[in-house]
Context: one part of a larger RNA
């Protein structure tokens, strides 16, 4: 030198993409515990006292509490044994996942819709016998899809879809029923499936949700007005977001100093309501920003113990 530990003056994240690692916190008992909140929680919140031996009464042979006195730097003395607080994003939660680079914000969920099924069910396997669904019958059972609650989910049926409904076509077809004898050719009637094709319907059905020009008595700005186009032209909450290209957008908070972070603005290149939308207590080996404590993570290295190697013997 590698690898595992243990110490390290003052300092205390200056290290780092990033407090990764390590430390620091610890049991047990008393006190006291905010915001918020689905009143259950959050909470072991946090923030502090106590702890060892002897004795002595109260005593049930315990527990636990009181007196009173002792040692020690140090009394859960050793092992064993949460660090904590604040502010956000997503996801409700507990839960499943890439066996051998990913555990997550991805699945899955309870719950909500919408839709197909009336039993020999639909909806699956199979040429078929059969069989699952189900020894089940709409409080059931099939896929689809959004994903706990709380407020809500707005226009747009022009296309595409899939629903009824009309009957031009489809049809010189097909099939079923009746006549019953020749064939052939010519004229010539009725019935009349599903599709197309017309005419409504539907979005928690695929989806889709404009442009331009002008105006208010400073200036800007556009409630207001005109004008194309359209099936209709984006409503309510959000909003430089996991989405903002310009851009480290502009103001505020935090720092001396902050492309990150909250918190606002709104001009959403290119945000929007179940491929849900907006908020929320709890929750999270999540992911981002602060802080106290704490430290060999540094400035800046020292020191030491094993074990390895290596080199001489």
């Nucleotide at each position: 030198c590698u690898c595992u530990c243990u110490c390290u003056a003052a300092g205390g994240a200056a290290c780092u993409c990033g407090a990764u690692a390590a430390a620091a916190u610890a049991g047990c008992u008393c006190u006291g515990u905010a915001a918020c909140u689905u009143u259950g929680g959050g909470a072991g919140a946090a923030c502090g006292g106590g702890u060892g031996c002897c004795u002595c009464a109260u005593c049930a042979c315990a527990a636990a509490g009181g007196g009173g006195g002792u040692c020690a730097c140090a009394g859960u003395g050793a092992c064993c044994a949460g660090g904590c607080c604040u502010a956000g994003g997503c996801g409700a939660c507990u839960g499943u996942u890439u066996a051998c680079c990913a555990a997550a914000a991805a699945c899955a969920c309870a719950a909500g819709u919408a839709u197909c099924c009336a039993c020999a069910a639909a909806g699956u396997c199979a040429u078929a016998a059969g069989a699952c669904c189900a020894u089940g019958u709409a409080u059931g059972g099939g896929g689809g899809u959004u994903g706990g609650u709380g407020c809500c989910u707005a226009c747009c049926c022009a296309g595409u879809g899939c629903c009824g409904g009309a009957c031009c076509u489809g049809a010189u077809g097909a099939c079923a029923a009746g006549g019953g004898a020749g064939c052939c050719g010519g004229c010539g009637a009725c019935u009349g499936a599903a599709g197309c094709u017309c005419c409504a319907g539907u979005g928690a059905a695929c989806g889709g949700c404009g442009g331009u020009c002008g105006u208010a008595a400073c200036u800007a700005u556009a409630a207001c007005g005109g004008u194309c186009c359209u099936a209709a032209g984006a409503u309510a909450g959000c909003a430089a977001a996991a989405u903002u290209c310009c851009u480290u957008g502009u103001c505020g908070a935090g720092u001396a100093a902050g492309u990150u972070u909250c918190g606002a603005c709104c001009c959403c290149c290119a945000a929007a309501a179940a491929a849900g939308g907006c908020g929320u207590a709890a929750c999270g080996a999540u992911c981002u920003g602060g802080g106290c404590a704490c430290u060999g993570u540094c400035a800046u290295g020292g020191a030491g113990a094993g074990a390895g190697a290596c080199u001489u013997a």